Small-subunit ribosomal RNA from an uncultured bacterium, 1448 nucleotides, folded computationally. Its mean pLDDT, the model's own confidence on a scale to 100, is 86.
RNA sequence: AGAGUUUGAUCCUGGCUCAGAACGUACGCUGGCGGCACGCUUAACACAUGCAAGUCGAACGAAGUAGCAAUACUUAGUGGCGAACGGGUGAGUAUAAUGUGGGAAUCUGCCUUUUGGUUUGGAAUAACACGGGGAAACUUGUGCUAAUACCGGAUAAGCCUUCACAGGGAAAGCUUUAGCGCCAAAAGAUGAGCCCACACUUGAUUAGCUAGUUGGUAAGGUAAUGGCUUACCAAGGCUACGAUCAAUAGCUGAUCUGAGAGGAUGAUCAGCCACAUUGGGACUGAGACACGGCCCAGACUCCUACGGGAGGCAGCAGUGGGGAAUCUUGCGCAAUGGGCGAAAGCCUGACGCAGCCACGCCGCGUGAGGGAUGAAGGCUUUCGGGUUGUAAACCUCUUUCAGCAGGGACGAAAAUGACGGUACCUGCAGAAGAAGCUCCGGCCAACUACGUGCCAGCAGCCGCGGUAACACGUAGGGAGCAAGCGUUGUCCGGAUUUAUUGGGCGUAAAGAGCUCGUAGGCGGUUCAGUCAGUCGGGUGUGAAAACUUGAGGCUCAACCUCAAGAGGCCACUCGAUACUGCUGUGACUAGAGUCCGGUAGAGGAGUGUGGAAUUCCUGGUGUAGCGGUGAAAUGCGCAGAUAUCAGGAGGAACACCGACAGCGAAGGCAGCACUCUGGGCCGGUACUGACGCUGAGGAGCGAAAGCAUGGGGAGCAAACAGGAUUAGAUACCCUGGUAGUCCAUGCCGUAAACGUUGGGCACUAGGUGUGGGGUCUCGCUAACAGAUUCCGUGCCGCAGCUAACGCAUUAAGUGCCCCGCCUGGGGAGUACGGCCGCAAGGCUAAAACUCAAAGGAAUUGACGGGGGCCCGCACAAGCGGCGGAGCAUGUUGCUUAAUUCGAGGCAACGCGAAGAACCUUACCUGGGUUUGACAUGUAGGGAAAAGCCAUAGAGAUAUGGUGUCCUUAGGGGCCCUACACAGGUGGUGCAUGGCUGUCGUCAGCUCGUGUCGUGAGAUGUUGGGUUAAGUCCCGCAACGAGCGCAACCCUUGUCCUAUGUUGCCAGCGGAUAAUGCCGGGGACUCGUAGGAGACUGCCGGUUAUAAGCCGGAGGAAGGUGGGGACGACGUCAAGUCAUCAUGGCCUUUAUGCCCAGGGCUACACACGUGCUACAAUGGCCGGUACAAAGGGCUGCGAACCCGUGAGGGGGAGCCAAUCCCAAAAAUCCGGUCCCAGUUCGGAUUGAAGUCUGCAACUCGACUUCAUGAAGUUGGAAUCGCUAGUAAUCGUGGAUCAGCAAUGCCACGGUGAAUACGUUCCCGGGCCUUGUACACACCGCCCGUCACAUCACGAAAGCCGGGUGUACUAGAAGUCGCCGACCCAACCUUCGGGAGGGAGGCGCCGACGGUGUGCUCGGUGAUUGGGGUGAAGUCGUAACAAGGUAACC
Repeated sequence: AGAGUUUGAUCCUGGCUCAGAACGUACGCUGGCGGCACGCUUAACACAUGCAAGUCGAACGAAGUAGCAAUACUUAGUGGCGAACGGGUGAGUAUAAUGUGGGAAUCUGCCUUUUGGUUUGGAAUAACACGGGGAAACUUGUGCUAAUACCGGAUAAGCCUUCACAGGGAAAGCUUUAGCGCCAAAAGAUGAGCCCACACUUGAUUAGCUAGUUGGUAAGGUAAUGGCUUACCAAGGCUACGAUCAAUAGCUGAUCUGAGAGGAUGAUCAGCCACAUUGGGACUGAGACACGGCCCAGACUCCUACGGGAGGCAGCAGUGGGGAAUCUUGCGCAAUGGGCGAAAGCCUGACGCAGCCACGCCGCGUGAGGGAUGAAGGCUUUCGGGUUGUAAACCUCUUUCAGCAGGGACGAAAAUGACGGUACCUGCAGAAGAAGCUCCGGCCAACUACGUGCCAGCAGCCGCGGUAACACGUAGGGAGCAAGCGUUGUCCGGAUUUAUUGGGCGUAAAGAGCUCGUAGGCGGUUCAGUCAGUCGGGUGUGAAAACUUGAGGCUCAACCUCAAGAGGCCACUCGAUACUGCUGUGACUAGAGUCCGGUAGAGGAGUGUGGAAUUCCUGGUGUAGCGGUGAAAUGCGCAGAUAUCAGGAGGAACACCGACAGCGAAGGCAGCACUCUGGGCCGGUACUGACGCUGAGGAGCGAAAGCAUGGGGAGCAAACAGGAUUAGAUACCCUGGUAGUCCAUGCCGUAAACGUUGGGCACUAGGUGUGGGGUCUCGCUAACAGAUUCCGUGCCGCAGCUAACGCAUUAAGUGCCCCGCCUGGGGAGUACGGCCGCAAGGCUAAAACUCAAAGGAAUUGACGGGGGCCCGCACAAGCGGCGGAGCAUGUUGCUUAAUUCGAGGCAACGCGAAGAACCUUACCUGGGUUUGACAUGUAGGGAAAAGCCAUAGAGAUAUGGUGUCCUUAGGGGCCCUACACAGGUGGUGCAUGGCUGUCGUCAGCUCGUGUCGUGAGAUGUUGGGUUAAGUCCCGCAACGAGCGCAACCCUUGUCCUAUGUUGCCAGCGGAUAAUGCCGGGGACUCGUAGGAGACUGCCGGUUAUAAGCCGGAGGAAGGUGGGGACGACGUCAAGUCAUCAUGGCCUUUAUGCCCAGGGCUACACACGUGCUACAAUGGCCGGUACAAAGGGCUGCGAACCCGUGAGGGGGAGCCAAUCCCAAAAAUCCGGUCCCAGUUCGGAUUGAAGUCUGCAACUCGACUUCAUGAAGUUGGAAUCGCUAGUAAUCGUGGAUCAGCAAUGCCACGGUGAAUACGUUCCCGGGCCUUGUACACACCGCCCGUCACAUCACGAAAGCCGGGUGUACUAGAAGUCGCCGACCCAACCUUCGGGAGGGAGGCGCCGACGGUGUGCUCGGUGAUUGGGGUGAAGUCGUAACAAGGUAACC
C1' cells in the first nucleotide's frame, strides 16, 4: 500500500467481496512445561446447605464454673460503638445521573488543635423469681434490682433567640493515680447535602407543551436555598439552536481500531450514580428512607395442631433453570486493610493464597553434529527416471523442560507463614516422556495421481462438477502457522462508500417548474472607541491506574516498581489589537436605489373591430355520381348530391410579413385599433448613502388534461358506432361522432415544467453573424458604410476543465457567498401515518425481501422492413427446361424377422455406391466355434501340412483313405495345449489427426515502425478517380512489408526450327479390281521437342500532362485471347470414428469368427434428380457423308458361315499412331405418312428365346413376335445458360462375370437468341448511420394468465403491552386536629395542673376497581399488489425508421 467482480474489449461511476488488527468469546481437531492475567455477555430467573458483622466485663446488675478464700474465668440481658464501610449487580435513569469548571444558604460520629466545665437530686426497667396463654413464632400479669440507660434543679466563658433588654438550655462515670471517658463552644480535616454554566444517543411519519405550571407576597417546612408545601395576586414559562412524546441506554477515567481526523465499545482495574423479591412508607442515627433492620400491600416458597407464623445469594462457594457459553459448597487471617476493645484479643468468603479451564499474553522444549548404495517402503513416470531425502538407518555428542534424590529461602520491624518442603541451588540416569492444525483455481504462498460424472459435493467474491476436475472425495507431495490451528460472531480498518481533514449534482444517483420574501448565513471604503472572537504569558485544576519516554526488579519476556512527559472547546488573571465582531443622529461613493431625457418590444388586462377559409341555411345553374384508400367499403346522392354563382347565419383561428428575430421570472405571448398597466435597455450624473446577495419555513404565479356552475359550439376530436386490414385487430387506415377544445367565475398544482446546466459578484485569447441604444469619422441634411462602447441573442474556436462526449466571457474554466439535492439496482416515488383537494389525485415518505450487479461515455464487430456507391445469369431481355404423364433412380414415411449404416436449407436426396442375384454385407433367421478368420511372443508337446478321393450334412464342419515340403541337419514351416493377447463397420466427428464441403476465385485479411487517443482502439486499409481485382494513379501522419489478386504451370488458337515411325503423300517411279499397297520423299497434315508472338507497344480523342477509358491501325489472336489447375485470415462445435489413423469408454463361449437362406429390390402415399414423349423443324423405309477422345491378353476379337434378332460358330490380326472395339449420329438425297391418341408415344402384359454366371424364384440384361396404358406442351411455384455458350446429335471410359448406366466422367458434330438497363428479388464488397444485439436478429425483450414459494399491505374482528384522564377505593406511615380513656419522674393548695400516650378524625397516600381516550405489538376468513422460480399459455409493446419514431 491494495486486490477480485458489470464488458467481446475499454475508460468511468457504483455497489458487493477479500487480505489487517482486536475480543470476557463459542464450536471442530489436537494438546509437553512454566510465569502473569481473565472466567454467567443469557433469566435484576428461582434458590437447598454452610459461611459473609460483630465487639466491649476497664459502663451495669445478675447467674454459673474453679478455688478454703482472695480472686480468676464464662456469659443470656441492660448499655456503648459499629452494622450507612467493605462486598454484589446494572433493572431503572436521556437528566434529580455523569464529566469538566465554578458557586453559597448548610450539616459532619470517630480524628486533630484550642477554650471552659464535669455540680446536685430523683423515678423506673430488662435480666431474675412466681404465674397465665400459644403447636410454634412469641406473648402477658405480679413482684425485686443496677448503670456511662432515663428525668428534674443549679451553673454559663462562649452559644441560641432578639433591634435591644429580658429570656433559654449541659454533663457520666470507670479505674487507679496514670489515664480512658462525658458536656458546651470555636476552628481544622474528612465525608455529605444544595445551586449554576458547558458537554452528553436516535426519530419531525412526535410541533406544539405546561395550572404548582412561571413569577411575586406571606406563612409553613428543612441541616440548608428554593413552588419544597400552602394561601392570595399576576399570566406567565419552554420550543424549529428541536420543547413535548416515543425508542434505546448506567456515566466517566479508559479499551479496540485508525496515518490522523474520526468510528465503535464502557468486561476485568479505578471514580461517581442507581438498585437490593415487586410497590409504598417512615423509625433509629452524625450519616439510611438502610442488600444479610422495621411496618404495610402484591406475587412466590416453606412450616402449621388451620387459629397463625417464617423467608428474600444482584455477598463467597454451591444447586436447578436459561443458554453457543463462563470455575472449588478449598486453605488462612501469616501479610494489607476494616469493626470493636485501654489492651490481650475476637470478627472479617474484604483480602492473601491454593484448585479448575490453552480463554488470552509471554517464555521454553520436543534434540545437536556427521551420515549417499541417494537403502527399503510410499507416490509418480515419457519406464530412462523423478520425488519423499540427510530425511531414516548408522556413528559421535549434549541434558534445557519433565522425572528421582539432597539442601532450602525472601515475604516478619520482638513473636506469629495459609502459600510450602514452594521458588531457587546441587547431584543422578537416559535421546530418553513431549506435534499438530489449516490450506494448495484467481485474489493468496503452495500440484500431481486416482475415484466421481451438473451426481455426490465445494464456495468469502468470481465461480467449480454434465467421462481426461491443479476447485468435489482420497492419497503422495508442497505452503503457512505452531501447543496450537481453523471456523462462526461482533467492532474498527481498507471505504475519499456521509468526504471538517476529504466527494459530488449537463448525459452515471443528484438543481426545487418559476419568482417574491421571513428567520438565518455572508457582506463595499474610511475614522475613533471597545477587546467578545483571535493570539501570547502566568496561576489553578485536569484523581490514581492506563499511554509515551527514561531507568530499575523477577535468568529474558509478559508482568511489576520509580521518575518525567503528554492530555481540556475548562476557570481565573495579565497583556497584544492586524483581521472579524460590537458601539458611534461619525464620514465617503465605486455596490444598490431615486430623478431627468430618450428608446425597442407577439410583456399583461379590458373593450371594440376586420378580411380570408371551413361548415350550415336559402335561392339560381346543372346531372349522376361524389367521397375515400395501398386497394376498397361503410357514408352522401335522382326527395337532385359533388361542382358552380349569389345572399345570409354562426363559431373558432389569425396566411403572407415571420427569423436560430423580439418580450416575459417561469408557464408562455402573434390580425388591427383604443384605454389602463408592469418590467428592461441607453445617455446624463442631480439626489439617498451600504439601504446589498442568498434565502429553511411561508406566500404568489404556474402548459395541457381534468373537476364545478352558467353560457357557447363552426372546425377538430378521447369515448362510442360502422367499414376495412388481419390468424386475431377492443389498433394503425377510412366514414361518422359525444365530452372536450372557446368564454366567465372558482378549483386542481402537475409535465422530457429541459439548456435535463439554482441564484449573485469578480477575473480569464480571439473570430464571425444578428436585435436595441449611444459616441466618433465621411457626408449639405439624410440614408448607407466604417470604427468604438453598453445591453441582449446565435455559431466557431485557444488556454483550462471533463470518464469521454463535449463546455469554452451566455463556462461544464478560475475564485468567493447563500440555498436545494445525491449516496448500488429492484421492491418504490409504493405501503402506513399526516397535510391539501369536490373528486381525480398531489406533497411528505419507509421497511421486509431479493440481486451482484444496475448504469454513463466511447470502441470493434454483427444486424436494420436505415442511407449512399458497386458487383454477380441476381433481376430484366431471351433460349430451353422442371412442376402435369409413364418409367428409371435417390429420399421421407409406412411395413418387416431384417428392410444395415451414414448424409438433412442453400452446402442431404442418379449423395458415400466407378455398378446389393451368392460374394460384397456391416442387417435378420437358423446352424456352428472360442488363443479364435488375422499378428507377435513364451513354455510344453506332436508327426505331419497343403492338396486329392469317399461318406454324412443346407453348408460351415466332421470322419475315413491317400499324400510326404525346405534345410547349412541346429532347425524352419505346419498342427495341438496353456498363458500373454488378438478381434469389434460397437459408442463418442461435441475428445481428435487427416481429408472435404461452404461463404467464394468474393477482394479481402494482417503485421513492423511511427503518429493520435487515459484506454479499448484508430491511422495505414479512409478520400478523388480507375479496375475483374486493397488493380493502378493522385492526395493524405504516415512509411514500408506479408498472406491473398495478377503473373509464373497445363491445355487450346498462329507461325518458325529440328526430327520422321506404326503417322503423312505434293512432286518422281512401280503395282492393283481398289487401297501410301510398294520404291521413295519431308513439302503438307499430324506427332514429339524447342522457340517466336500480345506489351495498351503504336496513332487519335478524353481524363488532371496521372492511372485509366473510348476509337483506330497492324495482327492468327487486343486489352485477363478461351479453358483448367491454383481457394487468403477465417465462419458454420458444417461433414466423416463406416476409407484410414487415433485418446478415453464398452464387449471378450461375444457387440468377435465361420456357414446356409433371407433382406438391403417391400409399397396406401409424399418429395428431389433424370430419361422417354406428347409429334410434321416430325415418325418410318432406302441410300449416302464427315469426327474426336479412349479401351484391349482371364483381353479386344476382323473376314467368312448360321440365325428375323439377341447371338452362335470361327479364329486372322493386335501387348497397339500398325490390329480390333468401330456403325459415328444428327446431316444430306429420295420415298411414304397428312394432324389422328395417329405409321406419334412406348408403359404394361403374354409367349418364345439369347448371354453371363455354382446359381437369374425372390432379384439380371438383351432379342423376337404379340399387346399398345398415360400422355395433345403441363396450376401455384421454380431451374440452367451470355458463344463455339444454350439447345440438339451421337462416341468412349471407369466400376464390371453379367447388369438394373436413362447415372457419372470424358469426347467431338451441328449450332442460336438476348442483355434497354440496375427500380425491384437473392447473394456479396466498401463507406456512413442507429442499436438496450456480442451465443451477435434464428439476437434481445415486455405484460396478462396458470402453477409453486417468500416477505409485506388492507380487513369484520379477537388478544395483549404501555400511557393519559375522570371517578371510586384507601393499607402502612409522617403531619395536623380531637383526645370523655390511660400515665412513674416536674409543679401542687394533693383536688389537680403541665406534659405524654392509647384511641378517633382529616390532608396526602401504594396495590386495586370502573368508565373513556391515545399508542404500540400479535393474530385474522378473505383480499391486494410485489419478489423469486427449468423447458408452461397468449400475444409481440420496446431496442434498427423495431416495421404506427420513441418518451414525459